Context: one part of a larger RNA
């Protein structure tokens, strides 16, 4: 000097990107007590406070009440949760990058749309034949979303998808006016118009929990400012409810307000949403979470301090 470990005046997060790592808290014991919230189950062992060994009296045996007594220390030894407030994601329990990532990612109950009537669709396989299933639409397969709870708006022009006994455009085929070549000819041959013909295309229509898309520009009120209002232009329609400086906000540390002595985080609001928005889900929300973010209580060598003290293995000398 490493390593693991024990103790430190006075301070108590000043540390640092974050209290990382340490301490502290501790009892499946009894009494007591126990809040917002809530899906009424829970939240909750919430928080929080007390009792716990001995003797001794009284009491109705357990008990219970008095009193007194020793220790630092009474669950006497070991094991054995820190808690609170407020967000943000995700309903929960679970799964996952063997060996950098466990998660807001995947699943999931629950929702909805398509496809399939049985020799099902649909998957493997050339094929036989097998899953599906010894099941039969309360079934089976395939997307999307993701508990509950209030909801789920306009647009069908593009692109997909379904449907359409019409008309159009079409391919081999039919069909053959007709020309042409040959041959005395009968006859072969060549090209070949019309018309008949398929799915498809094109045309008509439906259809958003299909793939997606959801506006400019000028005016205007009796302070000022703003615009319920108007006018225009363009569009399939012009973005509704709800939420919004957000896991989405560029300016930007918007701006108010709160917490602090001081806040680029953070909470609450406003709304001028560079560039929210509804099953690519939108807003909400109890329980839950080795998530995340911010604030306290306790508590401590995280830090004022590469400060001191000590133990154990190592380094180190010698063998």
């Nucleotide at each position: 000097c490493c390593u693991u470990c024990g103790c430190u005046a006075a301070g108590g997060a000043a540390c640092u990107c974050g209290g990382c790592a340490a301490a502290a808290c501790a009892g499946u014991a009894c009494c007591c007590g126990u809040a917002a919230c809530u899906u009424u189950g829970g939240a909750a062992u919430a928080a929080g406070g007390g009792u716990c060994c001995c003797c001794c009296c009284a009491u109705u045996u357990u008990u219970u009440g008095g009193g007194g007594g020793c220790g630092c220390a009474g669950c006497g030894a070991a094991c054995g949760c820190u808690u609170c407030c407020a967000g943000g994601c995700g309903a929960c329990u679970g799964u996952u990058u063997a060996c950098c990532a466990a998660a807001a990612a995947c699943a999931c109950a629950g929702g909805u749309c398509c496809c399939u009537g049985c020799u099902a669709a649909c998957u493997c396989g050339u094929a036989a034949g097998a899953g599906g299933a010894u099941g039969u639409a309360u079934a089976g397969g395939g997307g999307c979303u993701g508990a509950c709870g209030c909801c789920u708006g306009g647009c069908c022009a593009g692109u997909a998808u379904u449907g359409g006994a019409a008309c159009g455009u079409u391919a081999a085929g039919g069909g053959g006016c007709g020309u042409c070549c040959u041959g005395c000819a009968a006859g072969g041959g060549a090209c070949a118009a019309a018309c008949c013909u398929a799915a498809g295309c094109g045309c008509c229509a439906a259809u958003g929990a299909a793939c997606g898309c959801c506006g400019g520009c000028g005016g205007u009120a009796a302070c000022u400012a703003u615009a319920a209002c108007c006018g225009u232009c363009c569009u399939a329609a012009g973005g509704u409810a709800g939420c919004g400086a957000a896991a989405u906000u560029c300016c930007u540390u918007g701006u108010c307000g709160g917490g602090u002595a001081a806040g680029u985080u953070c909470c609450g609001a406003c709304c001028c949403g560079c560039a929210u928005g509804a099953a690519u889900g939108g807003c909400g929300u109890a329980a839950c979470g080795a998530c995340u973010u911010g604030g306290a209580a306790a508590c401590u060598g995280u830090c004022u301090c590469c400060a001191g003290c000590g133990a154990a293995g190592g380094a180190c000398u010698c063998g």

Predicted 3D model of a 319-nucleotide part of an RNA (large-subunit ribosomal RNA, domain IV) from a Pseudomonadota bacterium. Taxonomically the source falls in Pseudomonadota (Bacteria, Pseudomonadati). Rfam family: Bacterial large subunit ribosomal RNA. Its family is annotated with structural constituent of ribosome and ribosome in the Gene Ontology. The RNAcentral record of the full RNA draws on ENA.